Context: one part of a larger RNA
RNA sequence: CCUUUGCCAAGGAACUCUGCAAAACAGCGGCCGUAACUUCGGGAUAAGGCCUGCCUGACUUUGUUUAGCUUAUGCGAGAUAAAAGUUCAGGCCGCAGCGAAAGAAUCCCUGCAACUGUUUAACAAAAACACAGGUCUCUGCAAAGCCGCAAGGCAAUGUAUAGGGACUGACACCUGCCCAAUGCUAGAAGGUUAACGGGUUUGGUUACCCCGCUUAGGCGGGGGAAGCUGGACCCCGAAGCCCUAGUGAAUGGCGGCCGUAACUAUAACGGUCCUAAGGUAGCGAAAUUCCUUGUCGGGUAAGUUCCGACCCGCACGAAUGGUGGAAUGAUAGGGAUACUGUCUCGGCAAAGGACUCG
Numbered sequence: 001c002c003u004u005u006g007c008c009a010a011g012g013a014a015c016u017c018u019g020c021a022a023a024a025c026a027g028c029g030g031c032c033g034u035a036a037c038u039u040c041g042g043g044a045u046a047a048g049g050c051c052u053g054c055c056u057g058a059c060u061u062u063g064u065u066u067a068g069c070u071u072a073u074g075c076g077a078g079a080u081a082a083a084a085g086u087u088c089a090g091g092c093c094g095c096a097g098c099g100a101a102a103g104a105a106u107c108c109c110u111g112c113a114a115c116u117g118u119u120u121a122a123c124a125a126a127a128a129c130a131c132a133g134g135u136c137u138c139u140g141c142a143a144a145g146c147c148g149c150a151a152g153g154c155a156a157u158g159u160a161u162a163g164g165g166a167c168u169g170a171c172a173c174c175u176g177c178c179c180a181a182u183g184c185u186a187g188a189a190g191g192u193u194a195a196c197g198g199g200u201u202u203g204g205u206u207a208c209c210c211c212g213c214u215u216a217g218g219c220g221g222g223g224g225a226a227g228c229u230g231g232a233c234c235c236c237g238a239a240g241c242c243c244u245a246g247u248g249a250a251u252g253g254c255g256g257c258c259g260u261a262a263c264u265a266u267a268a269c270g271g272u273c274c275u276a277a278g279g280u281a282g283c284g285a286a287a288u289u290c291c292u293u294g295u296c297g298g299g300u301a302a303g304u305u306c307c308g309a310c311c312c313g314c315a316c317g318a319a320u321g322g323u324g325g326a327a328u329g330a331u332a333g334g335g336a337u338a339c340u341g342u343c344u345c346g347g348c349a350a351a352g353g354a355c356u357c358g
Stems, first nucleotide, its partner, number of pairs: 001353008010344002014342001019339001029051004037042001039170001053092006059085004063080003068075002093097001098103001105337007112329002117129002133168007145154003171324004176254003181251002183247005190242003197235009208223006255273005282316001283313001294310005
């Protein structure tokens, strides 16, 4: 020096990203007492106090027994043994009586998530996932959906109070406007539209015919039916798309400029352009605010954090839910009490290492 422990003057978070770590009140039981808030259950062991040993006596309850009194068989002074309990009185000892060990530190404000639960086995336990509840949507049973080439199976030995999918996420109050785009659903008049089928036409091939040449075997040129075959055009031709509607707890979206009131400032008001419609309620420098340590108030001697407000919301906003909200949380931020070697600022001690020798 390292690891693990024990102790410390005065101060007491000045340490530090952070009271991390450590220390510490309390702890079991009894009595008293207990706030805001609240979903009336909680919060709550809230908080905060007091008591606690041993000996003696008294008292209460239960058991046994009995004088006596009554008799529809009970009442019962007294005695007695054991146990339990309660309060009271007196006494004893210690620094200390739940005498050791074990066994919550607490309070205040706020964010997030309702809650218990689940998760990155081995750097993340959370505000992430799940959740009960809510809504939409598909599915009539040989169900939808899923696995499988199929047979077959799950769904389900279920049947719309059922099953599948999607989003949201207890509860309370609510959930605004836009169907132009994209999606989905419905429609079928018209437009467009494939294969197939039908029709017309054209090219290739050549049995055969004609002409020329011939070494008499054929060769070259022209025409050319049927069949086969390549193509063009026309007719017919479904869904789909175009089209017409609906639909937002479907994917999503939810403006700009100018002027105006008898101080000033501001603009209830007016004008204008654009849009499918221009953000409603509520909340707001927020887990969202760049400018920004915004401004004001609170807390501190001093506060980029925190709490309460304001609103120019760079770039909140309503089931990608909005705003609240008791309880809950090894959750995140801020404050307070107590307590301490976290620190001022170090020191001492113990054990085991390190080091030297073997």
Large-subunit ribosomal RNA, domain IV from an anaerobic digester metagenome, 358 nucleotides, folded computationally. The full RNA is in RNAcentral, with records from SILVA. Rfam family: Bacterial large subunit ribosomal RNA.